[in-house]
Context: one part of a larger RNA
RNA sequence: CUGGGCGUAAAGAGUCUGUAGGCGGCGGGGUAAGUCAGAUGUGAAAUCCCGGGGCUCAACCCCGGAACUGCAUCCGAUACUGCCUUGCUAGAGUAUUGGAGGGGAGCCUGGAAUUCUCGGUGUAGCAGUGAAAUGCGUAGAUAUCGAGAGGAACACUAGUGGCGAAGGCGAGGCUCUGGACAAUUACUGACGCUGAGAGACGAAGGCCAGGGGAGCGAAAAGGAUUAGAUACCCUUGUAGUCCUGGCAGUAAACGGUGCACGCUUGGUGUGGGAAGGUUCGACCCUUUCUGUGCCGGAGCUAACGCGUUAAGCGUGCCGCCUGGGGAGUACGGUCGCAAGAUUAAAACUC
Repeated sequence: CUGGGCGUAAAGAGUCUGUAGGCGGCGGGGUAAGUCAGAUGUGAAAUCCCGGGGCUCAACCCCGGAACUGCAUCCGAUACUGCCUUGCUAGAGUAUUGGAGGGGAGCCUGGAAUUCUCGGUGUAGCAGUGAAAUGCGUAGAUAUCGAGAGGAACACUAGUGGCGAAGGCGAGGCUCUGGACAAUUACUGACGCUGAGAGACGAAGGCCAGGGGAGCGAAAAGGAUUAGAUACCCUUGUAGUCCUGGCAGUAAACGGUGCACGCUUGGUGUGGGAAGGUUCGACCCUUUCUGUGCCGGAGCUAACGCGUUAAGCGUGCCGCCUGGGGAGUACGGUCGCAAGAUUAAAACUC
């Protein structure tokens, strides 16, 4: 390179936006670049192939033919692709109306609980465990009542329920703000899909600076257990967990399933909307659009299973894989304060 693949065997980038590029709806007209047909010229010789000949044969050599799949020019064809032009509305988008939502940001507020402080009552224990001990307590603890402080998290509702591109999002109110959905079909008229580089976002933990610190709690200390116990259990407890600003950029970042579009039997739940039927009705029934689950047909699959939310049948574009180990390592580059991230081998070995 040709090919085969990527749910679980190696393989979908954590996610989105988007540059170049690739690909691109339905008609009319033009052009003739790609494409196709013909002609002419050229495509040295040798080689290769075919036919014949010469060395006793062969290798080798000689002659003839074909071929040299190419290039250029000319004359044509116009279905498809490209380019130019003109139109359309089924893709895409805009507008109007409407309801749903833990989507995001800022500010304010609330109650329960833990802890601490002060005061009252009250007295000898409390805490902890398999059992204990360390620990706390007559300087009055635990318990209980009242008052106050402070930080963090928001029980129940809560639901294979909702929202978000993913990470993720759950007390209440206000302000600002993104997206999706349905209906009307009014407008634009292919404005589209994907996306190498690039940019933005990105759990937890970590780092820098400044705050904050109730509970929990790496490290650390002590008590136990044990042969030992640098652990599991217990008592303490610092970073951290929280806030603001910045860095880092990784996860079993998982549906282990890239994005978009079209097509292909069904059944049954549930979230949001619309229309119709019926009705007192917001109930119910039918249809439909859009999400989210379960079961299952054809088909697919090595099997498991997937099955209109495809892993079915197709198209476009991107990413990735190519035996195990060495190794997601070394070296080098880039990025980072560092930790490290990213890109990424080989020897050797089975």
This is a predicted structure of a 350-nucleotide part of an RNA (small-subunit ribosomal RNA, central domain) from a Verrucomicrobiales bacterium. Its mean pLDDT, the model's own confidence on a scale to 100, is 89. The source organism's lineage runs through Bacteria, Pseudomonadati, Verrucomicrobiota, Verrucomicrobiia and Verrucomicrobiales.